[in-house]
């Protein structure tokens, strides 16, 4: 950042610090909050996105005599990198999405 892809009805929270908010934006609900919101720290925990590992040989590319290589594909794994951790991304709109969040690329 006027880009691309995939994924958002599953999951998973204590305690300090802090002091009115807050649930992305606008407008309506609705819920949450002095029994302590936001936001920080701290420590737990959820989740295979990437990244490493295994596997098997169904597909598809290289390369081929064979062996092999990459990639989809299945799996554990949470002592690598990100993220989460109330409600479906809390609902609904001349806004059910071109919006957003996150990830893994690209510029």
């Nucleotide at each position: 950042c006027g880009c691309g892809c995939a994924u958002c009805g599953a999951g998973a929270g204590c305690a300090c610090c802090g002091g009115a908010g807050a649930g992305a934006u606008u407008c309506a609900g609705c819920u949450c909050g002095a029994c302590g919101a936001a936001g920080g720290u701290g420590c737990g925990g959820c989740a295979a996105c990437c990244a490493a590992c295994g596997g098997a040989u169904c597909c598809c590319c290289c390369a081929a005599c064979c062996c092999g290589g990459g990639g989809g594909c299945c799996g554990g794994a949470a002592c690598g990198g990100u993220g989460c951790c109330a409600a479906c991304g809390c609902u609904g709109a001349u806004a059910u999405g071109g919006c957003g969040a996150u990830g893994c690329g690209g510029a």
Molecule: SAM riboswitch aptamer (S box leader)
Organism: uncultured Chloroflexota bacterium